[in-house]
Parts: sequence; C1' cells; structure tokens
RNA sequence: AUUCAAAAAGGGAAUGGGACUUCCCUAAAACCGCUUAAAAGCUGAUAGUUCCUACUGAAAC
Repeated sequence: AUUCAAAAAGGGAAUGGGACUUCCCUAAAACCGCUUAAAAGCUGAUAGUUCCUACUGAAAC
C1' cells in the first nucleotide's frame, strides 16, 4: 500500500487539565453568559460532583 472479515463511534454543554454522572448534536448540528438605547457594568475556571492548576479576597504561622 492492497484485499477480505470482524468490531468500535465522534463532537458539544460562556476561559485550563483529570475522573465520574447527566443531557444534547450527527457536521447543514449541538455550542458560542447576563444587564443596557448606547456608554458601561456584573457572575463563574463545573452542565452537575470532585481533584489539580491559574486568578482574587481574608485570616493564621
């Protein structure tokens, strides 16, 4: 690289990684936060649970 047979999926859930669970989508899709006329402002590293990492605040040594 070719042929035959069998088996298996992949992706997503507002900023990172691992695990588990749930839901959604089949590439034309799922998904891409909220308030506001605009300016501007607000919450959160999770869809949920947990751990690690980054960031922020407080306290102790």
Source information:
Predicted 3D model of a 61-nucleotide RNA (Fluoride riboswitch aptamer (crcB RNA motif)) from Parabacteroides sp. PFB2-22. The organism belongs to Parabacteroides, within Bacteria. Rfam family: Fluoride riboswitch aptamer (crcB RNA motif). Rfam links the family to the GO terms response to fluoride and positive regulation of gene expression. Its mean pLDDT, the model's own confidence on a scale to 100, is 75.